RNA sequence: UCCGGGCCCCGGAGGGCGCAAGCCUGCUAACCGCGUCAGGACCGAAAGGUAGCAGCGCCGUGUGGUGUCUUGCGUCGCUUCGUCAGGCCCGGAGUA
Numbered sequence: 001u002c003c004g005g006g007c008c009c010c011g012g013a014g015g016g017c018g019c020a021a022g023c024c025u026g027c028u029a030a031c032c033g034c035g036u037c038a039g040g041a042c043c044g045a046a047a048g049g050u051a052g053c054a055g056c057g058c059c060g061u062g063u064g065g066u067g068u069c070u071u072g073c074g075u076c077g078c079u080u081c082g083u084c085a086g087g088c089c090c091g092g093a094g095u096a
Base pairs, nucleotide, nucleotide: 001093002092003091004090005089006088007087008086010082011081012080013079014078016076017074018073019072020071021070022069023067024065025064026063027062033058034057035056036055041050042049043048
């Protein structure tokens, strides 16, 4: 110096692990959300109407649970691939 191999560095792909969110689900509103509004109240000569507490339902907010799922982010490490650049090591050949 050349060849081969390995490690590091750089990057791609995949799959783990962690966190967060979504999805599913439990609970969660005296009133200050929605709907329906018993009783009662009000208006009316009447027919009927008005507002509307409790109750019920829904949504919301907050807080739990579940996981074979989805998405995102990783100062984590794993597998694999890629080289040209770079660093280190080993082996072989050649040269000085």